[in-house]
RNA sequence: GACAAAGGCAAACCCGCCGUGAGGCGGGGGCGCAAAGCCAAAGGGCCUGCUUCGAGGAAGAGAGCAGGUAGCCAGGUUACCGAA
Numbered sequence: 001g002a003c004a005a006a007g008g009c010a011a012a013c014c015c016g017c018c019g020u021g022a023g024g025c026g027g028g029g030g031c032g033c034a035a036a037g038c039c040a041a042a043g044g045g046c047c048u049g050c051u052u053c054g055a056g057g058a059a060g061a062g063a064g065c066a067g068g069u070a071g072c073c074a075g076g077u078u079a080c081c082g083a084a
Base pairs, nucleotide, nucleotide: 001081008033009032013028014027015026016025017024018023031071037077038076039075043073044072045069046068047067048066049065050064051063052062
C1' cells in the first nucleotide's frame, strides 16, 4: 500500500462439543481484513462470574478478586509481493 501477482485468514448464522457465564474448539458458511499472524505480564476500553457496600425485598453506582475479548484501541514481535 497497487483496478498488480501468488496466496492467507474467516464475521453473522447453522450443527456438534466444552464452560455457571462472557466465551472457546471442530465442521459448514463468508461480513470483511495488508497483518483479522502471535503476545492478555505491562496501557486503556468493553463483557462475564464471585464477594463487599447499597439492603439484607428488588434495582443503580462504585470497589476488590478471578476470567474473557488480539475481528475495540494502543503497544511489542514475526511475515508475502515490490508499482507509486
Molecule: c-di-GMP-I riboswitch aptamer
Organism: uncultured Rubrobacter sp.